[in-house]
RNA sequence: UCAGACGAUGUGGGAGAGAUCGGCGCGGGUCUAGGCCUUGCGCCGGCGCCGAAGGAGCAACCCCCCGGGAAACUCUCAGGCACCAGGGACUGCAUCGUUGGA
Numbered sequence: 001u002c003a004g005a006c007g008a009u010g011u012g013g014g015a016g017a018g019a020u021c022g023g024c025g026c027g028g029g030u031c032u033a034g035g036c037c038u039u040g041c042g043c044c045g046g047c048g049c050c051g052a053a054g055g056a057g058c059a060a061c062c063c064c065c066c067g068g069g070a071a072a073c074u075c076u077c078a079g080g081c082a083c084c085a086g087g088g089a090c091u092g093c094a095u096c097g098u099u100g101g102a
Base pairs, nucleotide, nucleotide: 001102002101004099005098006097007096008095009094010093011092012091013090018047020046021045022044023043024042025041026040027038028037029036030035048081049080050079054077055075056074057073061068062067
């Protein structure tokens, strides 16, 4: 000095699954002001579903026992399920820091 590894920041890529049912409220339309309709929005509940924030479980193996022990696998507590937005494991590039073999 540089490859690589780890971390941070910025920036780009980034999937899946109900435009589901019901209730209430707001807005809109109609009206005999009772009610009815509603492409929109919010909240609550039901059933169905997704897995790539987070969380949890375990194989080989280690271990006298207890226990340790991975994931993109599994479970779905959480989160999410038209478009948009947001989130998003992982990842490209750039910069910085640590470490580093040559």
Source information:
A computed fold for a 102-nucleotide RNA from Tardiphaga sp., annotated as Glycine riboswitch aptamer. Taxonomically the source falls in Tardiphaga (Bacteria, Pseudomonadota, Alphaproteobacteria, Nitrobacteraceae). It was read from a public genome assembly, where an Rfam model found it.